A computed fold for a 465-nucleotide part of an RNA from a bacterium, annotated as small-subunit ribosomal RNA, 3' major domain.
Context: one part of a larger RNA
RNA sequence: AGACGGGGGUCUACACAAGCGGUGGAUCACGUGGCUUAAUUCGACGACAAGCGAAGAACCUUACCAGGGCUUGACAUGUUAAGUGAAAACUCGAGGAAACUUGAGACUCCGCAAGGCACUUAAUACAGGUGCUGCAUGGUUGUCGUCAGCAGGUGUCGUGAGAUGCUCCCUUAAAUGGGGAAACCUGCGCAACCCUUGUCCUAUGUUUUAUUUGUCAUAGGGAACCGCCUCAUUUUAUGAGGAGGAAGGUGAGGACGACGUCAAAUCAGCAUGGCCCUUAUGUCCUGGGCAGCACACGUGGUACAAUGGCCGGUACAAAGAGUUGCCAAAGCGCAAGCUGGAGCUAAUCUCAUCAAAACCGGUCUCAGUUCGGAUCGAGGUCUGAAACUCGACCUCGUGAAGCUGGAAUCGCUAGUAAUCGCGAAUCAGCUAUGUCGCGAUGAAUAUGUCCCUAGACCUUGUACU
Numbered sequence: 001a002g003a004c005g006g007g008g009g010u011c012u013a014c015a016c017a018a019g020c021g022g023u024g025g026a027u028c029a030c031g032u033g034g035c036u037u038a039a040u041u042c043g044a045c046g047a048c049a050a051g052c053g054a055a056g057a058a059c060c061u062u063a064c065c066a067g068g069g070c071u072u073g074a075c076a077u078g079u080u081a082a083g084u085g086a087a088a089a090c091u092c093g094a095g096g097a098a099a100c101u102u103g104a105g106a107c108u109c110c111g112c113a114a115g116g117c118a119c120u121u122a123a124u125a126c127a128g129g130u131g132c133u134g135c136a137u138g139g140u141u142g143u144c145g146u147c148a149g150c151a152g153g154u155g156u157c158g159u160g161a162g163a164u165g166c167u168c169c170c171u172u173a174a175a176u177g178g179g180g181a182a183a184c185c186u187g188c189g190c191a192a193c194c195c196u197u198g199u200c201c202u203a204u205g206u207u208u209u210a211u212u213u214g215u216c217a218u219a220g221g222g223a224a225c226c227g228c229c230u231c232a233u234u235u236u237a238u239g240a241g242g243a244g245g246a247a248g249g250u251g252a253g254g255a256c257g258a259c260g261u262c263a264a265a266u267c268a269g270c271a272u273g274g275c276c277c278u279u280a281u282g283u284c285c286u287g288g289g290c291a292g293c294a295c296a297c298g299u300g301g302u303a304c305a306a307u308g309g310c311c312g313g314u315a316c317a318a319a320g321a322g323u324u325g326c327c328a329a330a331g332c333g334c335a336a337g338c339u340g341g342a343g344c345u346a347a348u349c350u351c352a353u354c355a356a357a358a359c360c361g362g363u364c365u366c367a368g369u370u371c372g373g374a375u376c377g378a379g380g381u382c383u384g385a386a387a388c389u390c391g392a393c394c395u396c397g398u399g400a401a402g403c404u405g406g407a408a409u410c411g412c413u414a415g416u417a418a419u420c421g422c423g424a425a426u427c428a429g430c431u432a433u434g435u436c437g438c439g440a441u442g443a444a445u446a447u448g449u450c451c452c453u454a455g456a457c458c459u460u461g462u463a464c465u
Stems, first nucleotide, its partner, number of pairs: 001465002003462003007459007015449002019412005026302008034293002042053002064288007073126001077125009090105006109116002128277002131275003137271002139266003142262001144260001149188006155164003168179003194254004199222007225248001228242005291431001304405001308364007320351003325344002330339003371402001376397007418441007
């Protein structure tokens, strides 16, 4: 000088407290461990792994396993030699699970030419590797943490390591600002500049509407600064309250992450050093596996009901997507869906009358029930060469556990939590209850810091570095 302390002081944070709703018990889905297996491919492991890579494993994907093939190779660039404008590809026959092998057919490049182009065969350089090392690396990412810190120049102090500045008082979300002070400056961070949203003005505009206006969209500007008033303070920074205002003290949200820490994660996204394989650790194909089930953990969905279930009726959104696509009207079917064919490259048409909780009326009357829907049986629909392993959905029947969950533990401070539905990416179809967005309804509590956790600064002790 650091680090640490069941030392001290000051301060902050959904850290606690005050509240609301969960997890832990049931069942199912998904992920992980373990077990099993020919294989159950690989990675990730407290916080910072476990609905994570994976925004979609029936084949493909696919890296794993069994079996069958190929060896200049599935892919690239050369060189040499030979051959050909055909071979390959395509069609047909045979063998085969396919890859592929073999036979036949048709096809017959450009240029006047030199030649070019392309392909095959043979050979040789080489290709190829999701093989190893993230403890050889780049790049990217997580985390402390959007915490307020981290560092340098000159000066001064100290024999020196080093200190000072960055300590102290007030203040702030903030090393934010003010005062004082052997310090004075500066850089990276903070803030601001960027985007969205809330209010107003101007201009323009397709759609909508019978038309204008308006909503809306587009793009330019205004507006918020403790600016005004009162009080407090050192009449400083600032704080408390008020007025006006759409908005008040950073208006709200996002992007943005200092020096560094964890030899943190990733050689399987990509790139890359070294090592290893080269008739195989490369590559093609069929089938299987990644889905396997005594069990354990994590994250979620649905419930256990009357603030509810079921039936009928009446409302109100936003944000998205669409031409190999979205698919209307009409008809058929109890339904999934089918037929149908209009419109739309979309403010025009469609998904989608775009919602559901909500509201109105009826019924059920506290029961393992008209709660709950797992599991199983039967029949169908759709996608796709193909739903056995291993898809989703519909109808009928079946009707399990579960009556609010031990110790423990998580999230959240406002249009938030909680509840309710809608959309999209991936995608032929889906295992989505996931993820990312969108709106609808819409709370309670905290004006505190004793304690738990984490962090910041100062100080103190130390047998640690």